[in-house]
RNA sequence: GCCGUGGUAGUGUAGUGGUCUAGCAUUGGGGACUGUCGCUCCCCAAACCCGGGUUCAAAUCCCGGCCACGGCG
Numbered sequence: 001g002c003c004g005u006g007g008u009a010g011u012g013u014a015g016u017g018g019u020c021u022a023g024c025a026u027u028g029g030g031g032a033c034u035g036u037c038g039c040u041c042c043c044c045a046a047a048c049c050c051g052g053g054u055u056c057a058a059a060u061c062c063c064g065g066c067c068a069c070g071g072c073g
Stems, first nucleotide, its partner, number of pairs: 001072007010026004018056001027045006049065005
């Protein structure tokens, strides 16, 4: 340099056009329970890598960029 895969809460991930003010687990905070801690249960907080385009509508499709991993040279 070229090709491919990926980038979503602090962390690990699901979601591939509308049913999503983005789900699950974990984490953090509060509460219930308990003699205390823990376990368990309930509530709350927390995210679509950046820019542009297509579309009535984009996390999702297209283009460019950045980063990570793998392959080729």
This is a predicted structure of a 73-nucleotide RNA (transfer RNA) from a Candidatus Sigynarchaeota archaeon. The source organism's lineage runs through Archaea, Promethearchaeati and Candidatus Sigynarchaeota. It matches the Rfam family "tRNA". By type it is a transfer RNA. Rfam links the family to the GO term triplet codon-amino acid adaptor activity. RNAcentral holds the sequence, with entries from ENA. Model confidence (mean pLDDT): 81 of 100. The same sequence occurs in records of 2 taxa.